The part of an RNA shown here (large-subunit ribosomal RNA, domain II) has 687 nucleotides and comes from a soil metagenome. The RNAcentral record of the full RNA draws on MGnify. Model confidence (mean pLDDT): 85 of 100.

Context: one part of a larger RNA
RNA sequence: GCCAGCGAGUUACCGUAUGCAGCGAGGUUAAGGCAGUUGAAGUGCCGAAGCCGCAGGGAAACCGAGUCUGAACAGGGCGAUUUAGUUGCGUGCGGUAGACCCGAAGCCGGGUGAUCUAUCCAUGGCCAGGCUGAAGCUGGGGUAAAACCCAGUGGAGGGCCGAACGUUAGGUUGUUGAAAAAACCAGCGAUGAGCUGUGGAUCGGAGUGAAAGGCUAAUCAAACCCGGAGAUAGCUGGUACUCCCCGAAAUAGCUUUAGGGCUAGCCUUGCGAAUAGUGUUGCGGAGGUAGAGCACUGGAUGGACUAGGGCCCUUCACGGGGUACCAAACCCAACCAAACUCCGAAUGCCGCAACAUGGUGCGCGGGAGUCAGACGGCGGGUGAUAAGAUUCGUCGUCGAGAGGGGAACAGCCCAGACCGCCGGCUAAGGUCUCCAAGACAGGCUAAGUGGGAAAGGUGGUGUGAUUGCUCAGACAGCCAGGAGGUUGGCUUAGAAGCAGCCAUUCCUUGAAAGAGUGCGUAACAGCUCACUGGUCGAGUAGUCAUGCGCCUAUAAUGUAACGAGGCUAAGUCUGUCACCGAAGCCGCGGACCUGUGCGCAAGCACAGGUGGUAGGGGAGCGUUCCGCAUGCCGAUGAAGGUGAACCGGCGAGGUUUGCUGGAGGGAGCGGAAGUGAGGAUGCUGGC
Numbered sequence: 001g002c003c004a005g006c007g008a009g010u011u012a013c014c015g016u017a018u019g020c021a022g023c024g025a026g027g028u029u030a031a032g033g034c035a036g037u038u039g040a041a042g043u044g045c046c047g048a049a050g051c052c053g054c055a056g057g058g059a060a061a062c063c064g065a066g067u068c069u070g071a072a073c074a075g076g077g078c079g080a081u082u083u084a085g086u087u088g089c090g091u092g093c094g095g096u097a098g099a100c101c102c103g104a105a106g107c108c109g110g111g112u113g114a115u116c117u118a119u120c121c122a123u124g125g126c127c128a129g130g131c132u133g134a135a136g137c138u139g140g141g142g143u144a145a146a147a148c149c150c151a152g153u154g155g156a157g158g159g160c161c162g163a164a165c166g167u168u169a170g171g172u173u174g175u176u177g178a179a180a181a182a183a184c185c186a187g188c189g190a191u192g193a194g195c196u197g198u199g200g201a202u203c204g205g206a207g208u209g210a211a212a213g214g215c216u217a218a219u220c221a222a223a224c225c226c227g228g229a230g231a232u233a234g235c236u237g238g239u240a241c242u243c244c245c246c247g248a249a250a251u252a253g254c255u256u257u258a259g260g261g262c263u264a265g266c267c268u269u270g271c272g273a274a275u276a277g278u279g280u281u282g283c284g285g286a287g288g289u290a291g292a293g294c295a296c297u298g299g300a301u302g303g304a305c306u307a308g309g310g311c312c313c314u315u316c317a318c319g320g321g322g323u324a325c326c327a328a329a330c331c332c333a334a335c336c337a338a339a340c341u342c343c344g345a346a347u348g349c350c351g352c353a354a355c356a357u358g359g360u361g362c363g364c365g366g367g368a369g370u371c372a373g374a375c376g377g378c379g380g381g382u383g384a385u386a387a388g389a390u391u392c393g394u395c396g397u398c399g400a401g402a403g404g405g406g407a408a409c410a411g412c413c414c415a416g417a418c419c420g421c422c423g424g425c426u427a428a429g430g431u432c433u434c435c436a437a438g439a440c441a442g443g444c445u446a447a448g449u450g451g452g453a454a455a456g457g458u459g460g461u462g463u464g465a466u467u468g469c470u471c472a473g474a475c476a477g478c479c480a481g482g483a484g485g486u487u488g489g490c491u492u493a494g495a496a497g498c499a500g501c502c503a504u505u506c507c508u509u510g511a512a513a514g515a516g517u518g519c520g521u522a523a524c525a526g527c528u529c530a531c532u533g534g535u536c537g538a539g540u541a542g543u544c545a546u547g548c549g550c551c552u553a554u555a556a557u558g559u560a561a562c563g564a565g566g567c568u569a570a571g572u573c574u575g576u577c578a579c580c581g582a583a584g585c586c587g588c589g590g591a592c593c594u595g596u597g598c599g600c601a602a603g604c605a606c607a608g609g610u611g612g613u614a615g616g617g618g619a620g621c622g623u624u625c626c627g628c629a630u631g632c633c634g635a636u637g638a639a640g641g642u643g644a645a646c647c648g649g650c651g652a653g654g655u656u657u658g659c660u661g662g663a664g665g666g667a668g669c670g671g672a673a674g675u676g677a678g679g680a681u682g683c684u685g686g687c
Stems, first nucleotide, its partner, number of pairs: 001687006011097013026052003032046004056063002066078004100238002103235001107228006118202009127192001129161003132157001136153006165189003170185004204220001206216003241620006251264005265370002267367006277357009291343001292341002297337003301333003306327001308326002310323005373398010403414003418590004423586003429580003432565003438577007450567001456551003460548010477535005483508003488502003514529001518527002591610008621676001623673006632665002640660008
């Protein structure tokens, strides 16, 4: 892992609601007793003690259709006036119990452990070999005597090197190991606080600890065994047959509350009153949002005007004058505001009416689930006018929704799946191939733009508008001219159109020609432009708006920013007519539910409905056992196994039958449950 078997809302009592049954202003017995009977139980009859109901009010005494409060014959509260209960059984739910099942870490009690290990006690054992050479002693020297020196002797040391023995800081292997801690390499200690045998002592909030929370039998921040015990688990997981009807929530308030609860909201179901609900249209209302505005409150720019102030001038002072400074108020112009409003919608909300609509609304009961929501559109806050961010409002979808589209893709677009059909029409989206279905007309795009992106840039190209010049010849090119006073003045070494400064930038000749547009020189020179003539012969030069493009454009495995191929239309805009396309709609057949009508009923007709998680309600299938039942089936073959056909709604399932099997089984109507498995890292077994 697979297969098989086992495996989770039970039982008792109490309460409550509901169904059925009995009796009913009553209902009912409890313990216990009596009778009777088979192998077992149970059954019937007694037994009013008690309980509930028939009256309430008050804390109570107490009073009583009233009573309490109160001084009250007041008012008010709770009652009566309006009678239904009670017992049993079934079912839903709650309570008390382990209370649907499995699961802690832990807590407490009583015991068992120091054969491992920690420390200690007693008694034994062990430490190859080598090195060093303390004190002391002896001799000699030395001294007044000592000290001291030398040689020898001696054999000290948590001394040195290094086996056994002990140990492990580092490394390699090993990691379903040879081993639940090792092997190997390389180290450390090795006469000591050494190692070790045997016996003994100390233990669970206790021991022992050269102290690591270490160790106390492969277990230690409190051992192990059994018990309290089915501890508790607001947590995780699991919770078993079918069909039919309806169908949520992820919110509010409170919560030592936030992943849990309680009440409300939303779902379901029974009963009741009853047309209340919702939509559209019309009419009537309240309001201060969007927008807008500046009349208020504030903000804020420029100007005008003008208090006050600054600065400057003047004055001995008083005072006076000036001001391209700051600036209140007032005025003009143009603005800003969630906590501004002279104004002010659309929606939404309230009311009335008509019409439409229905698993609409409301009340009283039974049962829930929900309290992590997600994304999208719109309106806001927070944030950075960030986030697949967060937090509100409102609508939608998902959640609990399948189908078609979007390449793929809960939350986007279309559309809400009862079942069947090798029928039809459409939606979104599509119609070159993959891949069902297409053509036509007229534009645009040349970028593979389409098929990713901004500020900014663009003599890419289309369209529109507008302003100049232009056959009295424009624009571009070409030919020619582009002069003189003068090298303007100043400055400067120089400054001559062209370093720089100044100017009232002049005058002349002319078709035209600047006291000069740029290049150039040290300065001149030189080239060129403006400007003019000629040549040529028809448009030319700007500005604005707009369509489609272009640049800007760099990333990590591999094209990789159309789903692909590929496309110049198979891109894009406008228009037209077709077609394809879904579980939508229609057609045909069938099932169930609800309503209405007919019918005694069975049923028939018509209309509408039947996605669904949590969850509520309804109807069934099957398993084991029991009663009716000494009845029925069964060796002419039960159950079970394995095939087949048929039936039911091709639902749980059922019936018949072949083979197998070899002794039990079951229809019908009832009753009772150890009553349905694929899941729980489920349990046991097999493989």